c-di-AMP riboswitch aptamer (ydaO/yuaA leader) from Tepidiforma sp., 129 nucleotides, folded computationally. Model confidence (mean pLDDT): 78 of 100.
RNA sequence: UUCAGCAGCGGGCCGAAUCCGCGUUCGCGGAGCGGGGGAACCACUUCCCCGGGGUGCAUCCUCCCUCCGGAGGACGGGCGCUUCCGCCCGAACCCGUCAGCUCACCCCGCAGGCCUCGGAAGCGACCCG
Numbered sequence: 001u002u003c004a005g006c007a008g009c010g011g012g013c014c015g016a017a018u019c020c021g022c023g024u025u026c027g028c029g030g031a032g033c034g035g036g037g038g039a040a041c042c043a044c045u046u047c048c049c050c051g052g053g054g055u056g057c058a059u060c061c062u063c064c065c066u067c068c069g070g071a072g073g074a075c076g077g078g079c080g081c082u083u084c085c086g087c088c089c090g091a092a093c094c095c096g097u098c099a100g101c102u103c104a105c106c107c108c109g110c111a112g113g114c115c116u117c118g119g120a121a122g123c124g125a126c127c128c129g
Stems, first nucleotide, its partner, number of pairs: 011115004018031005032110006042100001051098001052095004059074006075090005081122005
């Protein structure tokens, strides 16, 4: 000097996943955000296990491959306010034969992970003069 690890505090990011109150500090309640079920009307005609459905950006197509996996394309998402260029990602889990939409109504979640740094143009805010 650089890098890595640990701890505390602070600042941000992906995400709904934050805040407040009470308490016997096991927990409970509320606000807010998010998700599911659930009429009429409307929509749905399928033939049966090779079921169907949900959260989520995380799906589809073609080719290679014994599988795992790989390549390309379309489309979806992220890069901190926008656009362009450039780059990156496209998982995982849940319900259990059952669910279209859906008023009333009912139920559920508030996790986890990451941060030595893309470029250009622009918009905006704050501070000083």

It was read from a public genome assembly, where an Rfam model found it.